This is a predicted structure of a 72-nucleotide RNA (transfer RNA) from Trametes hirsuta. Rfam family: tRNA. Rfam's curators write: Transfer RNA (tRNA) molecules are approximately 80 nucleotides in length. The organism belongs to Trametes, within Eukaryota. The same sequence occurs in records of 3 taxa.

C1' cells in the first nucleotide's frame, strides 16, 4: 500500500429502519444480620467521530479514528 471484518453501560451479549435503546455480571444505595455473606428492591450508567439518505437511523450510505485478519 489493497482488500475484508468489528467498534453499544465498568465487562459481556441483544435490539426486523419505528414506544423514553433491553437484559446479565459488575457499582452504589435500602432492607435484613451481632457484624460480614447470601438473598429481596431501588438507583445511576451506553450506540466510537463527522456528515448524507429517510416521515423516522444502534441499523443503511461515505469519510474519519482505533483493533483484527488476508495478500503483496
Nucleotide at each position: 500500500a489493497c482488500a475484508u471484518c468489528u467498534u453499544u453501560a465498568g465487562u459481556u451479549u441483544a435490539a426486523u429502519g419505528g414506544u423514553u435503546a433491553a437484559a446479565a455480571c459488575a457499582a452504589g444505595a435500602a432492607a435484613u444480620u451481632u457484624c460480614g455473606a447470601a438473598c429481596u428492591u431501588c438507583u445511576a450508567a451506553a450506540u466510537a467521530a463527522u456528515g448524507g439518505u429517510u416521515c423516522g437511523a444502534a441499523u443503511c450510505c461515505a469519510u474519519u479514528a482505533a483493533g483484527a485478519u488476508g495478500u503483496u